The prediction has a mean pLDDT of 83. This is a predicted structure of a 59-nucleotide RNA (Glycine riboswitch aptamer) from a pig gut metagenome.
[in-house]
RNA sequence: UUCCGGGAGAGACCGCAAGGCGCCGAAGGAGAAAAAACUCUCAGGCAAAAGGACCGGAA
Repeated sequence: UUCCGGGAGAGACCGCAAGGCGCCGAAGGAGAAAAAACUCUCAGGCAAAAGGACCGGAA
């Protein structure tokens, strides 16, 4: 790296519509001697699905 399994947090909010407000931090990114599960939230996410740091197994 690939495959399999486990895998959190936060509105199935409001509104006729357009849209609006609030919220999360566990892809990534950024920040500070270094590093981080810390901080920020650009992106991403807030039913399910998908994604998902991290852990275990196999090759």

Its Rfam family is "Glycine riboswitch aptamer". About the family: This family represents the bacterial glycine riboswitch. The sequence is in RNAcentral, with records from MGnify.